[in-house]
Context: one part of a larger RNA
Molecule: small-subunit ribosomal RNA, 3' major domain
Organism: metagenome
RNA sequence: UGACGGGGGCCUGCACAAGCGGUGGAGUAUGUGGCUCAAUUCGAUUCAACGCGAAGAACCUUACCUGGCCUUGACAUGUGGGUGGUAGAAUGAUGAAAGUCAAACGACCCCGAGAGGGGAGCCUACACAGGUGCUGCAUGGCUGUCGUCAGCUCGUGUCGUGAGAUGUUGGGUUAAGUCCCGCAACGAGCGCAACCCCUGUGUCCUGUUGCCACCCGGACGAGAGUUCGGAGCACUCUGGACAGACUGCCUCGCUUAAACGAGGAGGAAGGUGGGGAUGACGUCAAGUCAGGAUGGCCCUUACGGCCAGGGCUGCACACGUACUACAAUGCUAGGCACAAAAGGAAGCAAAACCUCAAGGUGGAGCAAAUCCCAAAAACCUAGCUCAGUUCAGAUUGUCGUCUGCAACUCGACGGCAUGAAGCUGGAAUCGCUAGUAAUGGCGCAUCAGCUACGGCGCCGUGAAUACGUUCCCAGGCCUUGUACA
Numbered sequence: 001u002g003a004c005g006g007g008g009g010c011c012u013g014c015a016c017a018a019g020c021g022g023u024g025g026a027g028u029a030u031g032u033g034g035c036u037c038a039a040u041u042c043g044a045u046u047c048a049a050c051g052c053g054a055a056g057a058a059c060c061u062u063a064c065c066u067g068g069c070c071u072u073g074a075c076a077u078g079u080g081g082g083u084g085g086u087a088g089a090a091u092g093a094u095g096a097a098a099g100u101c102a103a104a105c106g107a108c109c110c111c112g113a114g115a116g117g118g119g120a121g122c123c124u125a126c127a128c129a130g131g132u133g134c135u136g137c138a139u140g141g142c143u144g145u146c147g148u149c150a151g152c153u154c155g156u157g158u159c160g161u162g163a164g165a166u167g168u169u170g171g172g173u174u175a176a177g178u179c180c181c182g183c184a185a186c187g188a189g190c191g192c193a194a195c196c197c198c199u200g201u202g203u204c205c206u207g208u209u210g211c212c213a214c215c216c217g218g219a220c221g222a223g224a225g226u227u228c229g230g231a232g233c234a235c236u237c238u239g240g241a242c243a244g245a246c247u248g249c250c251u252c253g254c255u256u257a258a259a260c261g262a263g264g265a266g267g268a269a270g271g272u273g274g275g276g277a278u279g280a281c282g283u284c285a286a287g288u289c290a291g292g293a294u295g296g297c298c299c300u301u302a303c304g305g306c307c308a309g310g311g312c313u314g315c316a317c318a319c320g321u322a323c324u325a326c327a328a329u330g331c332u333a334g335g336c337a338c339a340a341a342a343g344g345a346a347g348c349a350a351a352a353c354c355u356c357a358a359g360g361u362g363g364a365g366c367a368a369a370u371c372c373c374a375a376a377a378a379c380c381u382a383g384c385u386c387a388g389u390u391c392a393g394a395u396u397g398u399c400g401u402c403u404g405c406a407a408c409u410c411g412a413c414g415g416c417a418u419g420a421a422g423c424u425g426g427a428a429u430c431g432c433u434a435g436u437a438a439u440g441g442c443g444c445a446u447c448a449g450c451u452a453c454g455g456c457g458c459c460g461u462g463a464a465u466a467c468g469u470u471c472c473c474a475g476g477c478c479u480u481g482u483a484c485a
Base pairs, nucleotide, nucleotide: 001485002484003482004481005480007479008478009477010476011475012474013473015469016468019432020431021430022429023428026324027323028322029321030320031319032318033317034315035314042053043052064310065309066308067307068306069305070304073128077127078126079125080124081123082122083121088105091102092101093100094099108119109118110117111116130299131298133297134296135295139293141288142287143286144284146282151190152189153188154187155186156185157166158165159164170181171180172179196276197275198274199273201243202242203241204240205239207237210233211232215230216229217228218227219226220225246270249264250263251262252261253260326425330384331383332382333381334380335379343372344371347366348365352361353360354359391422396417397416398415399414400413401412402411438461439460440459441458442457443456444455
């Protein structure tokens, strides 16, 4: 100087407390351990591995296993030699395919009158290719974590023999090393904040594919009104420019001052308005040689390459993360509204028709503010009446649909039948402070299809609680002890 302490002081954080909802019990989905296996490819392992790499394992992917094949090789560059019936190749044989064998036919470019020469291609030999083989404790790069915590340093000066200290400590204050005051310090850098994006208010511009208040016309209607066309850009909206918030104004408080704190006015918004992007010096020999790159080591008729089938989906069990429930604030049936953000051409697909349904037929419209995919909870009416039930839906049987060369291992979906566990979950443990939690649906990426209940987004409905900092956990500053570095 640090680190550490079941030392002290001050402070912060969904850290506790106050609340709401879960997990831990059940069934299933998914990942992991273990076991099994010819193989169940590899990696990730406290927080910070375990719905993680994987934004899609039937084949492919695929790295694993078994078997069948190839050996200058699936791919690159170079050198030597050979080659015109050469390169290529219909077709045939064999085979699971890959491959191997045979083969009618049969070329191209440049120079040259031609003969011929050269090239491409092919064959062969050799240099080499190739390796998801090892080492993340040889590395670059990228990432996680402490932590969006408020810290980490430097120049000059001063002090100290020196390591070093000072500045950065102190008094206030802040979300903040934020700002103010003081001070042997004076300045500065990386961080904080601001500058960037979205969102909340207004003004102006814009007017089609958006909008429809006023005006005109047509159709339907008894009327109210609905709808179509014109006219229009008022309104909504699209998306561009500006304005707006700065403790600017007022009152009070603090130490007399400043910073600041509390309240108020005005305002769409008030003290960082809300959200995002943004991650200092460093720590963990943290993670990644399997994204790609790369040193070294290793394999070279195989640890390389091709193919078929299998496996990654195995199942006594254990754990993590989720979904669905155990019901009446519910379930079932019928009726009936209201979104946002996305996507669409080898695509999205309307109307209409068929099917109980999945789905099929059909094909209008749309490279899309135009067309399509396309809401649910809510609300209204009726039934169920507390039961393992009109709850719950696992499992199994059977019949179907769709994608795809192909659904046996091993796809999704639908109909009928079946109708398991489960009556709110021990010790323990997690998330969340407001448009949040909880709850309802919708979209997208990957993708032929899909094991998506996952991930990333979008909107609808919409709470409760915080006395406080004694305690648990993590962190910051000062101080103290130390046989630690």